[in-house]
Context: one part of a larger RNA
Molecule: small-subunit ribosomal RNA, 5' domain
Organism: uncultured Eubacteriaceae bacterium
Order: sequence, then structure tokens, then C1' cells
RNA sequence: GAUGAACGCUGGCGGCGUGCCUAACACAUGCAAGUCGAACGAAGCGCAAGGGGGGAAGGUUUUCGAACAAGACCCCCAUGUGACUGAGUGGCGGACGGGUGAGUAACGCGUGGACAACCAACCCCGCGCCGGGGGAUAACAGGCAGAAAUGCCUGCUAAAACCGCAUACGCCAAAGCUGUCGCAUGACGGCAAUGGGAAAACUCCGGUGGCGCGGGACGGGUCCGCGUCCGAUUAGCUAGUUGGCGGGGUAAGAGCCCACCAAGGCGACGAUCGGUAGCCGGCUUGAGAGAGCGGACGGCCACACUGGGACUGAGACACGGCCCAGACUCCUGCGGGAGGCAGCAGUGGGGAAUAUUGCACAAUGGGGGAAACCCUGAUGCAGCGACGCCGCGUGGGUGAGGAAGCGUUUCGGCGCGUAAAGCCCUGUCGGCAGGGAAGAAGGAGACGGUACCUGCCAAGGAAGCCCCGGCUAACUACGUGCCAGCAGCCGCGGUAAUACGUAGGGGGCAAGCGUUAUCC
Repeated sequence: GAUGAACGCUGGCGGCGUGCCUAACACAUGCAAGUCGAACGAAGCGCAAGGGGGGAAGGUUUUCGAACAAGACCCCCAUGUGACUGAGUGGCGGACGGGUGAGUAACGCGUGGACAACCAACCCCGCGCCGGGGGAUAACAGGCAGAAAUGCCUGCUAAAACCGCAUACGCCAAAGCUGUCGCAUGACGGCAAUGGGAAAACUCCGGUGGCGCGGGACGGGUCCGCGUCCGAUUAGCUAGUUGGCGGGGUAAGAGCCCACCAAGGCGACGAUCGGUAGCCGGCUUGAGAGAGCGGACGGCCACACUGGGACUGAGACACGGCCCAGACUCCUGCGGGAGGCAGCAGUGGGGAAUAUUGCACAAUGGGGGAAACCCUGAUGCAGCGACGCCGCGUGGGUGAGGAAGCGUUUCGGCGCGUAAAGCCCUGUCGGCAGGGAAGAAGGAGACGGUACCUGCCAAGGAAGCCCCGGCUAACUACGUGCCAGCAGCCGCGGUAAUACGUAGGGGGCAAGCGUUAUCC
């Protein structure tokens, strides 16, 4: 000098940051990923007019028994309709965003390259296409089992769900012919017998979608050179091990996996083993070289109760998906079930120690939707903590009888000291009142009646902490008497202690000041 700090004393305000470094310990509760009715069927609700049934009061006629027309309201049926409702089928999204650092000494990361060995949903561009059929199934209804979670049977139904068929510029496979090129395997292109493979509708007629192929963009996968902590009181390690042939597998090269064959491969230029650790941009310090660190922010990686596994999908071996095993917690009718905060808050626990179960989607960004819009603990804000940095204030001027008081004294005085009082002034912060934003594209502001502006109020509400022997800036008095105590080092204290304690005075820093820990 520095810190994600903590502790002691003290504490006025604001801005911007920042805040579980320990138990990757266990978690109550709420929220954190949905959305589309312009893909689909059914149901409910509302509205409109229509048909049918019931039908109050009132009306007309009346032979006073009643008859007739009209009809509020209610129910049923079918139709149309809706910024309506929740469930289901289907689509897209849930692989992003957010968290954590356990593991990992590794092509994990950094840097520079390679892929003639690869993928790519959504978006953009180009070319071509969208013909005609079929069978189911959830929802629903009925029944059954179960305490529940949930499941089973029968029956009905729709689609842009599913499955054949047709068509095929280009696409895939492929005997063959051929051009150009390359660093090896080879790559790119043309012709081609034959075989194979698509689609989905809606419409306000503007369009929104669907399928195939090629290209682009964004994103990813794989491989390689170099770099990347400590220990030799770890010296040998290795059987899919090293290579080959054939096959499997993958989007893709490969012992990635398998059968067979060979006996190789690595190592003092440190293999193997053990310890420690996420890596980087950066941060701290330093003149630099370097050393230490990797919290916040950004990039990459890994993980999601522990271990294993695959499914779906353009993408996962998937934090708020599934299955199995295990530990733990909870429910149970004892047969069986449910759960996973290293998301945001919050709780217990551990600890020297680390915050609110807040507001809003107004902005930025993300998902869905044609849109309106919905969702978004991402994010924007607010709250708490002097945890840090920065800024501001706690007043300014004048004022000598150098007041009182306190301390000291050689008793003359000296110091606190223009300090106070008094007088004059100002109004930052603050209080009260009035106005009141930008941030938002036409509307829409959580923050927020905030920032800011204006008026009024009154010096009123706002200073402490450490030190004063030398290093090191700042000295006297009293108390104590190797006691009590101090102390970073040297060292102080045993009767005049500038070193202990208190006081006066002084020095330093200041809403902080010291101490402890750690790094340079």
C1' cells in the first nucleotide's frame, strides 16, 4: 500500500459499488418456464335471434262458469358468436437465462492452428414443390382396482398427431464414363443403367405456414503445436495396454467398442504415485523484473442429494424431465407412495463473520403468439450493514476585561486561548410547505411525490478514535513502587517513571480511528 474482511470504541448525510471466504450441511413456506383457440375435438359460461314447453300480474270479451290474444320470467333443443374458462391431443420453448466450485493437473483452460473427419432448430438468400388416400388415439362416456399416488377394461371422436401411395430439379445408394485440382488418405464437378426418399393447412387474398435441395449467419463437436502448482523421503509404469487386419458404432476421425494377429507403448527432458487446485481476461503490490491472488464483472469448463443409465430432441445423458440403486426426510388404511433451494427470499446448523420470506415487468433482454397479450426472483429498483471508495457537513466573521474554570508554578506568572461569552452573518445537510421530472418511439414509470427547483425556520440536531521513551510527529503533574501493569523491536516498572494508571497539555487521522489476519 492492499482486502468479499472480522473485532473494540465511536457514528450526521448522500452517490456508486459490495455482502456465507465456514457445512457441495439439512431444509418449513411462497415464488423462480411457460405459451399458442390463427393446428385439433369435446365441455362449460356469456351474448344474439329462432323453435318447443311451463307460465305471474295486467288486457279484451263475457251468459260471470269462462274464453281469447299478448306475454315478464324459467326450462329444453338446435344455430351463430366471444381479446371468456380450465383440462386434453398437437406445436414451439423447458439444452437459454439463474446458481455453485464439489470434482478436475486434464487438450480442462490460455494461445495459435487443423477438419480432404463433422453437426446445425429458430433467422436470412436462391431454386423447386405442396396431388390423392388410410387406420388409430387422448379428451369424453360407462365399468373396475386402490387409503392415496395412480392404473386397467369396453365404447366414440378430431387434427398441421400417425401411416401407406403418387410426383423428385436438386438429394441418398450405386456398376460404369469423364474433367479440374491437392500436403497423403483424396477433394470438387459433369454424364449415367438401376434402386430409395417429401409435404399441412389457414386466409381478411395482402399473407402466415409446410416439404426437398444448395448457400449464408449465429452456435457447437473433434484433433494438434506450445504454455499451465508442489513432492524423488514416489523410479519404474502399462493388458485395450502399443500397433495391425476385419467389423461395429457416431453428426464425425479414432481401441471409442469387438474378434483375431504381433509385442509393443511411456519414463531422470521426471513416467507412475501422492498432495494441492476450477482455468483465463484480470486484481493487489512493485520503478521494473517479479511475487501473491482468481471475490465482484466478462469468457470457458465442471456439477445439480450420492452413484449409474438411457429416452425425447436440431441440441441433454438434461438444476426446478424420466428410470434404477443408496442415504436421508415426509405420508400411509402397512399393501404402497412422495421429495431434492450449489434459482430468489427465508429457516436451522456450522462460524470471528456475510442482508428482505420487499416492489415492478415501466425500461433492457429472453420464451410463446399473426397480434392483443401472457410468462420472466433474468433484469430494473427499493430495504438492511461505515463492508469499501468518493463527496459534503458538524458553521463563518468579529471579539482581550486575555473572564470564569481547570492544569501548572520558582507564587511573579504561564498554558488551554479568539478558544468561550457577546455582537454581526450565512443556511450546505436537516425540518416544514409548494411545485415536480428525464428515463417512453403514439399510450403505458416499479423506482417515486424520488432526484431537482422555490419559499420559510433557526447555530439550532451532527466528533470521535489512536498515540506522545527511541524508531516516530507529540511533555508535564500526581498515583503506584519489579506491584499493578505496558510491549511491534529495543525494552520500561525495585520511591522524583516524558515507557504503568489518571489528569492537564500536545501530535496524528477523522465519520471514522485503532487492533487482528493475509498478500506485495